[in-house]
Context: one part of a larger RNA
RNA sequence: UGACGGGGGCCCGCACAAGCAGUGGAGUAUGUGGUUUAAUUCGACGCAACGCGAAGAACCUUACCAAGUCUUGACAUCCCUUGACGAUGCUGGAAACAGCAUUUCUCUUCGGAGCACCGGUGACAGGUGGUGCAUGGUUGUCGUCAGCUCGUGUCGUGAGAUGUUGGGUUAAGUCCCGCAACGAGCGCAACCCCUAUGUUCAGUAGCCAGCAGGUAAGGCUGGGCACUCUGGACAGACUGCCGGGGAUAACCCGGAGGAAGGCGGGGAUGACGUCAAAUCAUCAUGCCCCUUACGGCCUGGGCUACACACGUGCUACAAUGGCGUUAAACAAAGAGAAGCAAGACCGCGAGGUGGAGCAAAACUCAGAAACAACGUCCCAGUUCGGACUGCAGGCUGCAACUCGCCUGCACGAAGUCGGAAUUGCUAGUAAUCGUGGAUCAGCAUGCCACGGUGAAUACGUUCCCGGGCCUUGCACA
Numbered sequence: 001u002g003a004c005g006g007g008g009g010c011c012c013g014c015a016c017a018a019g020c021a022g023u024g025g026a027g028u029a030u031g032u033g034g035u036u037u038a039a040u041u042c043g044a045c046g047c048a049a050c051g052c053g054a055a056g057a058a059c060c061u062u063a064c065c066a067a068g069u070c071u072u073g074a075c076a077u078c079c080c081u082u083g084a085c086g087a088u089g090c091u092g093g094a095a096a097c098a099g100c101a102u103u104u105c106u107c108u109u110c111g112g113a114g115c116a117c118c119g120g121u122g123a124c125a126g127g128u129g130g131u132g133c134a135u136g137g138u139u140g141u142c143g144u145c146a147g148c149u150c151g152u153g154u155c156g157u158g159a160g161a162u163g164u165u166g167g168g169u170u171a172a173g174u175c176c177c178g179c180a181a182c183g184a185g186c187g188c189a190a191c192c193c194c195u196a197u198g199u200u201c202a203g204u205a206g207c208c209a210g211c212a213g214g215u216a217a218g219g220c221u222g223g224g225c226a227c228u229c230u231g232g233a234c235a236g237a238c239u240g241c242c243g244g245g246g247a248u249a250a251c252c253c254g255g256a257g258g259a260a261g262g263c264g265g266g267g268a269u270g271a272c273g274u275c276a277a278a279u280c281a282u283c284a285u286g287c288c289c290c291u292u293a294c295g296g297c298c299u300g301g302g303c304u305a306c307a308c309a310c311g312u313g314c315u316a317c318a319a320u321g322g323c324g325u326u327a328a329a330c331a332a333a334g335a336g337a338a339g340c341a342a343g344a345c346c347g348c349g350a351g352g353u354g355g356a357g358c359a360a361a362a363c364u365c366a367g368a369a370a371c372a373a374c375g376u377c378c379c380a381g382u383u384c385g386g387a388c389u390g391c392a393g394g395c396u397g398c399a400a401c402u403c404g405c406c407u408g409c410a411c412g413a414a415g416u417c418g419g420a421a422u423u424g425c426u427a428g429u430a431a432u433c434g435u436g437g438a439u440c441a442g443c444a445u446g447c448c449a450c451g452g453u454g455a456a457u458a459c460g461u462u463c464c465c466g467g468g469c470c471u472u473g474c475a476c477a
C1' cells in the first nucleotide's frame, strides 16, 4: 500500500421488510448427473454450467459406433503422361464403388497454346486429434457499481502519501465550499435510437368530414387532403418562473404553467482491473501427435437408452370456473416468389381440389384471444383435469420401425393448491390473454419480439445477501 475481520461510522441495490404471483408435491416437455450401451460424439459445472453452444439430431447435419471400402487422397499448388471430362443406358452391390456399351474439347500465324479429367511421381494435402495452464480474437462476471489513474509541485531516508481526504449535495469522483496542492486523462452525464405533445411539408393507406354518383352491402367510384395515419424537418423541459429551506453556494421541498418536471419512460453504450473464468469444436495460431490412418467415402445404427437424482418450463387440480350459442366486438408488430395464398367446391376435422391477387401502407398469411350477453353444469375426482393406450385418417419428405407433427372417435391416469427450503417483480410493472418471427422440407411447452386486460405494497434500514466511501486491528501478500 492492499486484502481480510462473526471491528466501528456513513450510504446504496426487489438485499431485507410490506405485498402479488410462483418453484419445491402431480402429469408431461426439455437440459444435466448417474447408470447402461458397439456407440449412447464433444464442450459448459456455485452465483456467472444444467429449454446452455444447438435460430430447430428421421437420412444429411454428425464430430460417435458396426460393417463395407479408398490411399497424392473429398479440397490446394507444382511436374510428367493422356485427349477428353461428363452425360445416358445396362449389370453387380445396402450404398460408396466397379465393369460394359453409346456419345464426346476450344483457339491457331499449324510451331503451338489454352482447358480440365483419368493415371503416375513425390513434395505435400487432411485431422471437430492434445494442450484455453503456450496464444490472438471473442465472451461471461463483479457492474451501468462509481470508481481507476497521470503530469508538475509539495511531504517522507524509502515503500509511498498528497491531489481522490474534510463540510454539504447528487443516480453519479454529480456539483458547491474548504484545503499544499494546481491541472489533466479513462469512466459518470450529454451527444445517438425508440417512445409521450404540437407545428409545418408531403400525400396510390384514411375520410362522407363537405359535394356528386352508385350498391344487397362496402371509400365502391368521381373528387378532396380537413381529420386519423404514415415519414422528413422543426418546436418543446432548461430547476427557465414563483414561494420556502440552505452557507448569499451546490442543492432540496412545495407551487404555477404545460402533453410531459426535475435523469419524463425505454434502449444502445460496460473505465483500470478480478476470476491462470469460458472457448484450440466458429475462426486464426505456437508446440506435440496420426499419415494404407487419429485422414477420406458410404450403408445402417447411435446422439431419442432408463432403477434413479437435480435444474428450467408447460398443463392442471376448477365455479373470479368448464362447456355451448350469439355479437364475424376491439390490436400491435411482423413474414411472403423453389414464397404467402383469397373467393369457390369436397371433407366432422387435420386437410384436399383449384388458383384470383401480391416482390406487397395496395394482395395473402389473418380467425386476435382474454372480454361481453344468454343458456347449462351445482362442488363431485365431476360436463374439472388431460397423461397413457386402441382404432381410423391427414401432411412433409427418397424414406416417419428405431425416431416427426397434426386430426377424428374411443379410453380416460396422477392431481383437491403442494414439507424443509426457495425465485421473480416497484407501474402500463407483476399477473393474465392471445399474435408474429428467426431456424426450418417437416417438427417448439424453447428463444426473440408484439400488443390486449391490468393490480397489490414499500412503515422503515435492526437483521440476511451484494456493493461504495472513511476509519481501526494485523493471521496474510
Base pairs, nucleotide, nucleotide: 001477002476004473005472007471008470009469010468011467012466013465015461016460019425020424021423022422023421026315027314028313029312030311031310032309033308034306035305042053043052064301065300066299068297069296070295073124077123078122079120080119083115086103087102088101089100090099091098092097105114106113107112126290127289129288130287131286135284136283137279138278139277140275142273147186148185149184150183151182152181153162154161155160166177167176168175192267193266194265195264197235198234199233200232201231202230203229206225207224211222212221213220238261241255242254243253244252245251317418321377322376323375324374325373326372334365335364336363339358340357344353345352346351384415389410390409391408392407393406394405395404431453432452433451434450435449436448437447